[in-house]
Context: one part of a larger RNA
Molecule: small-subunit ribosomal RNA, 5' domain
Organism: uncultured bacterium
RNA sequence: AGCGAACGCUGGCGGCAGGCCUAACACAUGCAAGUCGAGCGGGCGUAGCAAUACGUCAGCGGCAGACGGGAGAGUAACACGUGGGAACGCGCCCUUCGGUUCGGAAUAACCCAGGGAAACUUGGGCUAAUACCGGAUACGCCCUUACGGGGAAAGAUUUAUCGCCGAAGGAACGGCCCGCGUCCGAUUAGCUAGUUGGUGAGGUAAUGGCUCACCAAGGCGACGAUCGGUAGCUGGUCUAAGAGGAUGAUCAGCCUCACUGGGACUGAGACACGGCCCAGACUCCUACGGGAGGCAGCAGUGGGGAAUAUUGGACAAUGGGCGCAAGCCUGAUCCAGCCAUGCCGCGUGAGUGAUGAAGGCCCUAGGGUUGUAAAGCUCUUUCAGCGGGGAAGAUAAUGACGGUACCCGCAGAAGAAGCCCCGGCUAACUUCGUGCCAGCAGCCGCGGUAAUACGAAGGGGGCUAGCGUUGCUC
Repeated sequence: AGCGAACGCUGGCGGCAGGCCUAACACAUGCAAGUCGAGCGGGCGUAGCAAUACGUCAGCGGCAGACGGGAGAGUAACACGUGGGAACGCGCCCUUCGGUUCGGAAUAACCCAGGGAAACUUGGGCUAAUACCGGAUACGCCCUUACGGGGAAAGAUUUAUCGCCGAAGGAACGGCCCGCGUCCGAUUAGCUAGUUGGUGAGGUAAUGGCUCACCAAGGCGACGAUCGGUAGCUGGUCUAAGAGGAUGAUCAGCCUCACUGGGACUGAGACACGGCCCAGACUCCUACGGGAGGCAGCAGUGGGGAAUAUUGGACAAUGGGCGCAAGCCUGAUCCAGCCAUGCCGCGUGAGUGAUGAAGGCCCUAGGGUUGUAAAGCUCUUUCAGCGGGGAAGAUAAUGACGGUACCCGCAGAAGAAGCCCCGGCUAACUUCGUGCCAGCAGCCGCGGUAAUACGAAGGGGGCUAGCGUUGCUC
C1' cells in the first nucleotide's frame, strides 16, 4: 500500500460497485424452456337451421431444449496462452444455379374392452399430415474397372408471401495436429507390450495404435522420464522505482463438471444441469406387488463456519427461443430490497461573542487550563422532514424502475460524532488509585508505595461516519 474480509466500539445522507473464500454437504416450496392452428386430424365450448367461424385442450408433426444461467470437483494436460498446420464438419443466416412430379401403406389422438394402489400400461377398431415409404426426373452431386450405376422434394395461407429438395460459394462456429511457454518434491531413477514403428484392414465428419491382424524391437529419461503432492488456465488484479514477488473474487475468453460411476439414443451439433438406460448411495410414496427424485439455475431452508443478502417487481429496455404476424416464454437481463463490505461526495452549522461566566482539572493558593469553547446576539437551510410540480430512458404505441431523478415552496439550528492513542520507536502529560497485585505489551520492556508504560479523571495528539484489532499478500 492492498483485501470478496471478519471481530470490537460507534453510526446521519447519497451515488457507484461488491456480497458462501467453509460442506462439488443435504434439500421443503415456488419459479428458471418453450413455441407454432399459416403442417395435421380430433375433443370441448360459443354463435348459427346448416355450411362454417371463433376460442380452448391434449395428441401427431416442426423448430428450440447442445444457447443462455451455475460451479471449479477433476485436470500438470495440446487443458490454457501464443504462433503455425492439413486430412474435416456445419442447422439457422447471406449469394448463385437448378428443381418442387405420380402414387402407396400405416399410426397417435378418438371409440370399445381390460390390468394396476399408484406410476403407468395391454389388446381390438377408425383416421390425417410439412410424419413414413415407393416410382419418375437430375444442372450440379456420389461411386466406378470410366462402360456404366446410384440418389430428392411438402406443402400452407387472408394470393402478398412463407416454405421444401439438389448443388456450389461465403460468413460465423466447431473437431483434429504441431513448435514454444506453464508449480513443488531425487528422502520418487529408472519407466513402457498397443508399448515405439511398419504393412493391411476396420472405424470416424476427418488424420492417427483410435481399434484389430501380422511383422520388426523399439519409444521415454539427470535438458529430470516415471511416481507422489498441489492446482482449473488466461486477459488481468495487488504490490514494487523497476526487475520481480504474490494472486486468478467481481468483468471477459477458453476448458471441465452437473447426486456418484458407466453407456449409448436422437440430432447439424450432446455422450446432453432442469433428456433416456444400467449400477450405487441417499431421500420420499406404497394397497409391499412396485414406483418417484437429483438447486454446482433464481430466491429460500437445515448444516458447516469468524463470515456473505429477498421464498421481491417487470419483460418497459437489451438480448435469446418459437411464430408470416399479432404475440407467447425468458429468476438471461433490467430494476427494487438487505449489509458502512469497499470507493467517492456531502452534512452534523456560519459570523460575532471576555466579567475570559459557572462547573471540571491542576496549583507554589497568587493563579493556570478547559476556552471563543459555552451562554447571549445576528444569520443561513445543504442533507434529512412536509407540501406542490414532475422527466429522459421509447415512441406510431408500450415504463418494472417510479410519483424515482430533478425543480419550486414551507418550518426550524432545528434530526445527525465517534474511535484509537499519549515510555522510546511515534504526534500527544499531569493528578489520583493500585503496590511484581490487579493488569499492559507489536519490539524494547512497565508494575515490589511519589508508575507520563496498569485503572480512572482532566488535558492533549491522530483519524473521522468511521476508528481500532486480527488474518493474508507485496